[in-house]
Context: one part of a larger RNA
RNA sequence: CCUGCAGCAGGACGAAAAGACCCUGGGAGCUUUACUGUAGUUAUCUAUUGGGGCUACGUCGUCUCGUGUACAGAAUAGGCGGGAGGCUUUGACCUGGGGGCGCUAGCCCUCAUCGAGCCGUCAGUGGAAUACCGCCCACGAGAGGCGUAGUUUCUAACCACGAUCUAUUCAACGAUCGUGAGACAGUGGGUAUCGGUCAGUUUUAGUGGGGCGCUAUCCUCCCAAAUUGUAACGGAGGAGUCUACGAAGGUCGGCUAGGCGUGGAUGGAAAUCAUGCCGAUAGUGUAAAGGCACAAGCCGGCUUGACUGCAAGACGGACGAGUCGAGCAGAUGGGAAACCAGAGCUUAGUGAACCGACGGCUUCCUUUAGAAGGAGCCCGAGACACCGGAUAAAAGUUACCCCAGGGAUAACAGGCUGGUUCCCCCUAAGCGUCCAGAGCGACGGGGGAGUUCGGCACCUCGAUGUCGGCUCGGCUUAUCCUGGAGCUGAAGCAGGUUCCAAGGGUUCGGCUGUUCGCCGAUUAAAAAGUCACGUGAGCUGGGUUCAGACCGUCGUAAGACAGGUUGGUCUAUAUCCGCUGUAGG
Numbered sequence: 001c002c003u004g005c006a007g008c009a010g011g012a013c014g015a016a017a018a019g020a021c022c023c024u025g026g027g028a029g030c031u032u033u034a035c036u037g038u039a040g041u042u043a044u045c046u047a048u049u050g051g052g053g054c055u056a057c058g059u060c061g062u063c064u065c066g067u068g069u070a071c072a073g074a075a076u077a078g079g080c081g082g083g084a085g086g087c088u089u090u091g092a093c094c095u096g097g098g099g100g101c102g103c104u105a106g107c108c109c110u111c112a113u114c115g116a117g118c119c120g121u122c123a124g125u126g127g128a129a130u131a132c133c134g135c136c137c138a139c140g141a142g143a144g145g146c147g148u149a150g151u152u153u154c155u156a157a158c159c160a161c162g163a164u165c166u167a168u169u170c171a172a173c174g175a176u177c178g179u180g181a182g183a184c185a186g187u188g189g190g191u192a193u194c195g196g197u198c199a200g201u202u203u204u205a206g207u208g209g210g211g212c213g214c215u216a217u218c219c220u221c222c223c224a225a226a227u228u229g230u231a232a233c234g235g236a237g238g239a240g241u242c243u244a245c246g247a248a249g250g251u252c253g254g255c256u257a258g259g260c261g262u263g264g265a266u267g268g269a270a271a272u273c274a275u276g277c278c279g280a281u282a283g284u285g286u287a288a289a290g291g292c293a294c295a296a297g298c299c300g301g302c303u304u305g306a307c308u309g310c311a312a313g314a315c316g317g318a319c320g321a322g323u324c325g326a327g328c329a330g331a332u333g334g335g336a337a338a339c340c341a342g343a344g345c346u347u348a349g350u351g352a353a354c355c356g357a358c359g360g361c362u363u364c365c366u367u368u369a370g371a372a373g374g375a376g377c378c379c380g381a382g383a384c385a386c387c388g389g390a391u392a393a394a395a396g397u398u399a400c401c402c403c404a405g406g407g408a409u410a411a412c413a414g415g416c417u418g419g420u421u422c423c424c425c426c427u428a429a430g431c432g433u434c435c436a437g438a439g440c441g442a443c444g445g446g447g448g449a450g451u452u453c454g455g456c457a458c459c460u461c462g463a464u465g466u467c468g469g470c471u472c473g474g475c476u477u478a479u480c481c482u483g484g485a486g487c488u489g490a491a492g493c494a495g496g497u498u499c500c501a502a503g504g505g506u507u508c509g510g511c512u513g514u515u516c517g518c519c520g521a522u523u524a525a526a527a528a529g530u531c532a533c534g535u536g537a538g539c540u541g542g543g544u545u546c547a548g549a550c551c552g553u554c555g556u557a558a559g560a561c562a563g564g565u566u567g568g569u570c571u572a573u574a575u576c577c578g579c580u581g582u583a584g585g
Base pairs, nucleotide, nucleotide: 001585002584003583004582005581006580007579008578010577011576012575015571022406023405024404025403026402027401028398029397030396031395034201035200036199037198040194042192043191044190045189046188047187048186050154051153052152053151054150055149056148057147058146059145060144062143063142064141065140066139067138068137075130078136079135080134081133082132085119086118087117095112096111097110098109099108100107101106159180160179161178162177163176164175165174204216205215206214213233217239218238219237220236221235222234240387241285242344243343249303250302251301252300253299254298255297258278259277260276261275262274263273283292284291286349288347289346290345307330308329309328310327313324314323315322319388332341333340334339355382359378360377361376363375364374365373413460414458415456416455417454419453421449422448423447424446425445426444430440431439467542468540469539470538472534473531474530475529476528477527480505481504482503483500484499485498486497487496488495507521508520509519510518511517548566549565550564551563552561553560554559
């Protein structure tokens, strides 16, 4: 070296399982004061559903009765007509009692008594003449009818129970009878209330992973690389308006701010006054930018063009939008006029379609004497801020979870980086009695390493098992001990610091899952690191990190918590490389 055999498990990012964590998309379970429904519940109407009484209210071309006072006039004359009689032993007048009305004059009803008369016509007054009859008006009472509501009652619907009958023992259905209940209940239909009981769904996106936060439309500036345009969770600010008849609009006419110096009563840093200098620093409704003195800034006069119908042509632009606009017609304001005026120095102050209140038009339909109503057209308030607006309408939770995917994206490890960390160096203010440099060393500066915490998201999500311990170690040196040196603020002993040096070594316990740390006792010393924070196809499984459960806190709840607590399946016979031992060649 080759070939075996017996072994060990470092590697084959070994096998197994299209990662359970995380994210993206989809689904499902659960919750609720998410949305919309819904079983059910309650109330009510109606049908099944009938008779009678009473009460209340309303109503009536019903019936009966009563009431009706200007003045004058026996006197309480509702209106019109007829009318010469009418009422009365079926009880008139008078009288007494009671009641009602009332304009306090009286009228009416009723009971008793009484036993034969009373009223009208006439007269008189008055607009109208009374008895009696008919019709009518107003008010009131009673009766009746109808309707509504309540209450009560009945029995025959309906319901329940029992008995008897029928069959085959029971049971069930049915028939008959009885009892109870009773137009209630029950049931069908309509309307409304409550309603996670159940159901279907929704619960946005961006994002140096996701969540939390923030943002999402519009305006101004920078970034933006001298046209335009141009991204980021880049740097700064604003808007969701304001102003109208004593404008902050139009027009005509006029004017110039602000600061500083000096002087001047109250008067001051700053009011108003005078003067000199500078020259737009002022002002502009509102942010910024660009403008603005011929002013777009300030003041005054008159006013409503902050008009109607259009519009050549441009800017801008994916589209939809957005912006400017000479000119024409009508009517108007200012100005002597030329002219100017379709809001504001300009750029923010906003919302597509559909629906559509209010208002208007008059075309149609229906109905009529009309009105109202419906359809159509014009204008148009009302909002989608997740601001090109998915629906008329919408929140959570999952560690009980599932699926499709992703190393397009997080947690471990690696990689890159090296802010942070560790180590070294430069300069040397200062400390060190004196003396920067024995030993230290501020403020600063320059490096190195790749052990910390990070940043990035590059291999791996069809899986690279995660802390600590045990076992077994290999390596580095920025050396803890042992060895050799220099300097010393090294007398010696013992130290300090630096240089060389990695051969060997670098403890046992208590607490804690701990690494770490603290403590105890030793030691020459109890060094620091690296090896996927070495090592789970070597072990463990105490911690972390599934499903059970408890506490605290949060949440209405489902549930949640780098909060605590208890419990909780660690697979495998080694193919190849590697290594150990051994046999043969």
Molecule: large-subunit ribosomal RNA, domain V
Organism: Parcubacteria group bacterium SW_6_46_9